[in-house]
RNA sequence: CGAGUGGAACAUACGACGGCGGGGCGGCUUGACCGCCCUGAGGAAAGUCCGGGCUUCACAGAGACAGAGUAACUGCUAACGGCAGCCGGGGGUGACCCCAGGGAUAGUGCAACAGAAAGAAACCGCCGCGAAAGCGGUAAGGAUGGAAAGGCGAGGUAAGAGCUCACCAGCGCACUGGCGACUUUGCGGCUAUGUAAACCCUGCUCGAAGCAACAUCCGUAUGGGACAUUAUGCGGAGUCUCGCGCGUCCCGGUGAUGGCGUGAGCCUUGCGGCGACGCAAGGACAAGAUAGAUCGUCGUUUGAUACAGAACCCGGCUUACGGUCCAGUCGUUUU
RNA sequence: GCGGGUGUAGUUCAAUGGCAGAACACUAGCUUCCCAAGCUAGAUACGUGGGUUCGAUUCCCAUCACCCGCUCCA
Repeated sequence: CGAGUGGAACAUACGACGGCGGGGCGGCUUGACCGCCCUGAGGAAAGUCCGGGCUUCACAGAGACAGAGUAACUGCUAACGGCAGCCGGGGGUGACCCCAGGGAUAGUGCAACAGAAAGAAACCGCCGCGAAAGCGGUAAGGAUGGAAAGGCGAGGUAAGAGCUCACCAGCGCACUGGCGACUUUGCGGCUAUGUAAACCCUGCUCGAAGCAACAUCCGUAUGGGACAUUAUGCGGAGUCUCGCGCGUCCCGGUGAUGGCGUGAGCCUUGCGGCGACGCAAGGACAAGAUAGAUCGUCGUUUGAUACAGAACCCGGCUUACGGUCCAGUCGUUUU
Repeated sequence: GCGGGUGUAGUUCAAUGGCAGAACACUAGCUUCCCAAGCUAGAUACGUGGGUUCGAUUCCCAUCACCCGCUCCA
């Protein structure tokens, strides 16, 4: 210098003028007035993909079956499908990264075309018998395929074959180490493919709906009309049991307040832990709208910028995106 | 804001994981004096990107676009 990897914090600085939302204080001319002060979007506020808080569902958010989700292990956490560490597998020269990573020896299905055959395989070939037709043995070789009955070499044999042996892969058992997934070493029979993001089996989890939830008040007077009324409706996705009694459609109207921001939250320091995280002490209070506020102009500095705008809240994941800094890696050149 | 659903030819719809079809429309030819109708032939697509699988429109994940529903009087 080039390429690439991991991580961190920030995300229009400073000043002037003007404007907007929320809160507080003050004034008198009591107006939805005027003045002053404080405060005012994000790392993803997004997608709504997971997990929770909170709220409601008459006795009973009942029972069974289905259904949905999830998947190595040990931890963290309020919880999780998240995170950390570790195991196994895979990719990269490397820093490092990725894995829906249980079961195909419970059972069923599927594997088009090609091929003899897609799971107890004989088309060609090889060997034996036979005059021949054919019969038997054989998975070493050919041919098809994404995949062909563990791989490769030697022995062996009529020809062959884990038939036997060495090495390698896989499975099972014992042993060493580990909390565990797993692993070291040894032994055994040689071992019947793939697919579970096909049905399924095993373990674990799950009541449903969502702030347009829901609560209180004002108003209306159970706003007006039609249909159905004992077989259907409700028990907030399904079926049965069980329980309860109302239900559907059209037109019209449609206010206020709470929920609503002190929180499994944030900052600093110390301690424990490899880490996720936990504990203790101290500190600060920091948007809350309901047509929905965060902006505009000018100036300065080398320069002023991407993705994008809260709507009950929180922990994650995913996606979009700007420059800056730190620490490793590889290549090339120079010393 | 919250919840649900759908993406296949130009349009409306099909399709067990194994060569993506149909109808109408479009183009060309035949027919006709010309047009329409009719007959024959042809062109045209799985929203996008990954993954699972020998193989994906189909199964899974992400993303993009579009559509539908919701409170109270009750």
Overview: Model confidence (mean pLDDT): 78 of 100. Two RNAs folded together computationally: RNase P RNA and transfer RNA, 409 nucleotides in total.